A computed fold for a 346-nucleotide part of an RNA from an uncultured bacterium, annotated as small-subunit ribosomal RNA, central domain. Its mean pLDDT, the model's own confidence on a scale to 100, is 89.
Context: one part of a larger RNA
RNA sequence: CUGGGUUUAAAGGGUGCGUAGGCGGCUUAGUCAGUCAGGGGUGAAAGUUCUGGGCUUAACCGAGGAAUUGCCUUUGAUACUGCUAAGCUUGAAUCAGGUUGAGGUAGGCGGAAUGUGGCAUGUAGCGGUGAAAUGCUUAGAUAUGCCAUAGAACACCAGUUGCGAAGGCAGCUUACUGGACCUGCAUUGACGCUCAGGCACGAAAGCGUGGGGAGCGAACAGGAUUAGAUACCCUGGUAGUCCACGCCCUAAACGAUGCUCACUCGAUAUUUGACCUAACGGUUGAGUGUCUAAGCGAAAGCAUUAAGUGAGCCACCUGGGAAGUACGUCGGCAACGAUGAAACUC
Numbered sequence: 001c002u003g004g005g006u007u008u009a010a011a012g013g014g015u016g017c018g019u020a021g022g023c024g025g026c027u028u029a030g031u032c033a034g035u036c037a038g039g040g041g042u043g044a045a046a047g048u049u050c051u052g053g054g055c056u057u058a059a060c061c062g063a064g065g066a067a068u069u070g071c072c073u074u075u076g077a078u079a080c081u082g083c084u085a086a087g088c089u090u091g092a093a094u095c096a097g098g099u100u101g102a103g104g105u106a107g108g109c110g111g112a113a114u115g116u117g118g119c120a121u122g123u124a125g126c127g128g129u130g131a132a133a134u135g136c137u138u139a140g141a142u143a144u145g146c147c148a149u150a151g152a153a154c155a156c157c158a159g160u161u162g163c164g165a166a167g168g169c170a171g172c173u174u175a176c177u178g179g180a181c182c183u184g185c186a187u188u189g190a191c192g193c194u195c196a197g198g199c200a201c202g203a204a205a206g207c208g209u210g211g212g213g214a215g216c217g218a219a220c221a222g223g224a225u226u227a228g229a230u231a232c233c234c235u236g237g238u239a240g241u242c243c244a245c246g247c248c249c250u251a252a253a254c255g256a257u258g259c260u261c262a263c264u265c266g267a268u269a270u271u272u273g274a275c276c277u278a279a280c281g282g283u284u285g286a287g288u289g290u291c292u293a294a295g296c297g298a299a300a301g302c303a304u305u306a307a308g309u310g311a312g313c314c315a316c317c318u319g320g321g322a323a324g325u326a327c328g329u330c331g332g333c334a335a336c337g338a339u340g341a342a343a344c345u346c
Base pairs, nucleotide, nucleotide: 004317005316006315007300008299012314014201015200016199017198021194022193023192025088026087027086028085029084030083031082033081034080035077036076037075038074039073040072041071042070048066049065050064051063053061054060091191092188093187094186095184096183097182098181099180100179103177104176105175106174107173108172109171110154114150115149116148117147118146119145120144121143125136126135162169163168206247207246208245209244210243211242215241216240220236221235222234223233258313259312260311261310262309263308266291267290268289269288270287271286272285273284274283275282276281295302296301319346320345321344328339329338330337331336
């Protein structure tokens, strides 16, 4: 390289948009570049291979044929691919009318709970645990009532629910705003699919500046436990968790399953539309689950939401360790990230 693979054995990029590139619906006409057929030229010799020959044989030598899968030129063929022109509507998009949802951003508002402060009632404990102790408390705690205040999160509804490209998104409400789906089949007329580089987004933790700080809580301190206990348990508690702006760019970023299209037995539940029906119910879309046939699979299992049958494009794998390390380069304030070996060893 070919071949083979990528749910779990090595292997799907965290996700999207998109450039180059690759691939691309139906019909007609033209062209003949690719493609195919015939002819011509060339493709040195030697070597290879085949045939027969010469040294007693062989090696060796010489003769002839083939091969040299290529290139150039010429004459044709026109199904397919390309190119040119014209058209089509089923792919794609637009339009009109509806529907849907924790989709996003910004603002406003709300109650429960918790902590703290004030006042009041009230008296000896509270708290915590397997049991305790540290801790709080007669300077009046815990408990109870009223008032005030702060920050964070939104019980019930709530669901194998819904939405989003992924990360993710949940009190109520307003403004702005993205998407999906359905019906009509009105408009454009292949405008499409995928996508190396590139760009954007990207949980948590972490970083910078300025705020904020109730609860929780790395680090840290103390009390226990224990042979020890740098832990698990308890009492405290700083960063952080929250907000704004700017970075970081990683996750078991998982469905461990790339995206798009077509085809392929059924059952059932559920979300949300359209149509028919007086209703029950039925038909037809788009999602989300479960079970199962064929088929597939090493099996577990997957099974119209495929891991089935095919097509297009991208990414990735090639024994374990060394190692996601070293070196170099790029990015970053740093932390570190991206790219990414070898010796050696089994």